[in-house]
Molecule: c-di-GMP-I riboswitch aptamer
This record gives sequence, structure tokens and C1' cells, in this order.
RNA sequence: CACCGAUAAAGGCAAACCUAGUGAAAGCUAGGGACGCAAAACUAAAGGGUCUUACUUAGUAAUAAGAAGAUAGCCAGCUGCCGAA
Repeated sequence: CACCGAUAAAGGCAAACCUAGUGAAAGCUAGGGACGCAAAACUAAAGGGUCUUACUUAGUAAUAAGAAGAUAGCCAGCUGCCGAA
């Protein structure tokens, strides 16, 4: 330095669910709450996946395509704390 990750030390984050707000929805924000997490920090305006459909087109409809939105706690990229084996 790289890999690796303790029943170590210090500190951190916060799923489901509940309440309030917001959005068409997925979802997001705040408070409560902890299932978990060594990147559960950051990146969604140019890697893949997944979710949504107010809008547009086609369709009797289901739905499909476009376009848009969301997700970093799906993978990925990138930076980074600690140091036993």
C1' cells in the first nucleotide's frame, strides 16, 4: 500500500410500522421508532436493473410504446473512519 473485517475502541446511519406534510403514483420530507449497515457517505445530465404512470401516441379495454419521475438500504462508480486475526 492492497486485500480483509473482531463479541475491539471512538463515533455514525436508520428498514418495517405510526403521526404530520407533500406528490397523479412510485416515492420524498419532518418527528417517533430500530430491521439491519464498514461505506446504509456521495453520484440518478450520458453503466445496468427495478418501481411508478399525471402526460403523449395506438387500442373498446386490458395493455404497449414514448416521455417523465423515483430508487444509491439492487448492482455499479467514487471518496473515506478504525485496525485484531